The RNA shown here (SAM riboswitch aptamer (S box leader)) has 106 nucleotides and comes from Kineococcus indalonis. The sequence was found by an Rfam model in a public genome assembly.
[in-house]
RNA sequence: CCACCAUCCAGAGCGGCCGAGAGACCUGGCUCGACGACGCCGCAGCAACCUCCUGCGUUCCCUGGCCGGAACGCGGGUGCGGUGCUCACGCCAGGGUCGAUGGAGG
Repeated sequence: CCACCAUCCAGAGCGGCCGAGAGACCUGGCUCGACGACGCCGCAGCAACCUCCUGCGUUCCCUGGCCGGAACGCGGGUGCGGUGCUCACGCCAGGGUCGAUGGAGG
């Protein structure tokens, strides 16, 4: 960069640095912002996508074990690790080769 799948009305903030716009893009609203937003860094936290652990169920495997293994489904945990996230529903409405995050692939 390309194409695919899932999610996007729940949840979770303090400190330091910087200094003017920010909330992805367009239009219209609205909100945040010199009482310092946005961003960056540190720490803390949220969550459970991947990983890990675990309960139950179904199917399958063979060496047929009342005790093994695998896949899938529905739950639980959040100790380790990879991400992500921590104003307002992706801020709202309309739009479009929409966007963001994760997973797996080329």
Rfam family: SAM riboswitch aptamer (S box leader). Rfam describes the family as follows. The SAM riboswitch is found upstream of a number of genes which code for proteins involved in methionine or cysteine biosynthesis in Gram-positive bacteria. The SAM riboswitch acts at the level of transcription termination control.